[in-house]
Context: one part of a larger RNA
RNA sequence: GGCGUAUGGGGGAUGCCUAGGCUCUCAGAGGCGAUGAAGGACGUGAUAAGCUGCGAUAAGCUGUGGGGAGCUGCACAUGAGUGUUGAUCCGCAGAUUUCCGAAUGGGGCAACCCGGCAUGUUGAAGGCAUGUCAUCGAAAGAUGCUAACCCGCUGAACUGAAACAUCUAAGUAGGCGGAGGAAGAGAAAACAAUAGUGAUUCCGAGAGUAGUGGCGAGCGAAAUCGGAUUAGCCCAAACCAAAGUUGUUUCGGCAAUUUUGGGGUUGUAGGACCACGAGAUUCUGUGCUAAGUGAACUAGAACUGAUUGGAAAGUCAGGCCGUAGAGGGUGAUAGCCCCUUAUAGGAAAGCGAAGUUACAGAUAGUGGUAUCCUGAGUAGCGCGGGGCACGUGAAACCUUGUGUGAAUCUGGCAGGACCAUCUGCCAAGGCUAAAUACUCCUGAGAGACCGAUAGUGAACUAGUACCGUGAGGGAAAGGUGAAAAGAACCCUGAAUAAGGGAGUGAAAUAGACCCUGAAACCAUACGCUU
Repeated sequence: GGCGUAUGGGGGAUGCCUAGGCUCUCAGAGGCGAUGAAGGACGUGAUAAGCUGCGAUAAGCUGUGGGGAGCUGCACAUGAGUGUUGAUCCGCAGAUUUCCGAAUGGGGCAACCCGGCAUGUUGAAGGCAUGUCAUCGAAAGAUGCUAACCCGCUGAACUGAAACAUCUAAGUAGGCGGAGGAAGAGAAAACAAUAGUGAUUCCGAGAGUAGUGGCGAGCGAAAUCGGAUUAGCCCAAACCAAAGUUGUUUCGGCAAUUUUGGGGUUGUAGGACCACGAGAUUCUGUGCUAAGUGAACUAGAACUGAUUGGAAAGUCAGGCCGUAGAGGGUGAUAGCCCCUUAUAGGAAAGCGAAGUUACAGAUAGUGGUAUCCUGAGUAGCGCGGGGCACGUGAAACCUUGUGUGAAUCUGGCAGGACCAUCUGCCAAGGCUAAAUACUCCUGAGAGACCGAUAGUGAACUAGUACCGUGAGGGAAAGGUGAAAAGAACCCUGAAUAAGGGAGUGAAAUAGACCCUGAAACCAUACGCUU
């Protein structure tokens, strides 16, 4: 020096654990804000750096309900207090709530600076205190924040086409605006095809079909059928009336126009108008009554002995309850020890099925056809675009920048160029629940999800420490023990370091660098060997 064995150091793998995550289900909620939000700054404790709570009434104040012995947050110490005259704690309702922030009296490098007016303190000035003073809007109100879902405006490129230009990616990402608990759509100028359907939305099929496409890459319907859920309505106009204004007047009116009220709302055309008839039926809202729901919380069954052990819930033996054998804890594995669990009870605010009558509101028929009405710079057409699965194509349909420009029920539009026949429908005004989408958030629950290099970046003072001028980037870090019983006292030592005794404990090679404690690496002892 090598190898082997043993004992240690070192290190923190592995095993076990879970306080935290992840993904869902059901239910709730779907907003907060000038009555000042979200988010912060600074304060606030006997001592107080951090987190949490709170706001100069500052780990809190008041009322009320619950509860019943301890309490002064995380945080285990000292001190000082407090509580059966009911504290701490939990629920509900209130008070207070500095400064910044939409920030709103003006300004500003956020958490700061400086004012006007009124009132008070004065008889007066300064100062101080309280209140008030932003913009838009006629007013009501709005402004700002917020995870996804939704609607509108705007709108890429990488990429694919094995290059690339039409095309694709994609109307995606991004930007802007707006709203709601959903949004949007929606009661046929619809589909269909000689038969019919009857608003919209969503799901399954139709179907990767018909089509479209440098007919490349790709893109990609609809009718119809099966389901989910179902709900239909209101104006404009004709006509009537009132009021105002204007013109005219023979002062009786007449005409025009505006506003308001009645009326009326459709395609088998309907309505006005005329005639007849009825006052019927049904529904909605507000109010009242009211089952129920609704918090903290309350009651809540049933077990002993022996044995091993530090400890019984284990084992053995014999019992019991069960509308409760879900779950968690307790010194190992507990239906019967504890908290719970099934079940029953529990005030108010709030919500509220249903009922009721009071009030308010809405709602209909038959016949006639002469006249009147039925949405205009609209429909259509030309040019240029866009959307439709559809790239200009035979290109209908929807939309519109520009130019033109109808008809009026003997009317008009559509049925994929166009024409005829036939069929369907009635544009140029508006509203509309449900079925559908989503989850920042609350409650309950689940998992052939993770178990500390995993699972959120974050199980721990984590978006922290730290890095960066900044936008931004972004960690590491869990485990003594059943219980601190956390090692009195003695010794070595310079020692408040470290260690050795003693003591605690089942265990201290569980001693706070603390469960288990692998490997690399280091050391000691012994053996073999060069």

The part of an RNA shown here (large-subunit ribosomal RNA, domain I) has 530 nucleotides and comes from Aureicoccus marinus. Model confidence (mean pLDDT): 82 of 100. The full RNA is in RNAcentral, with records from ENA and SILVA. NCBI's taxonomy places the organism under Bacteria, Pseudomonadati, Flavobacteriales, Flavobacteriaceae, Aureicoccus.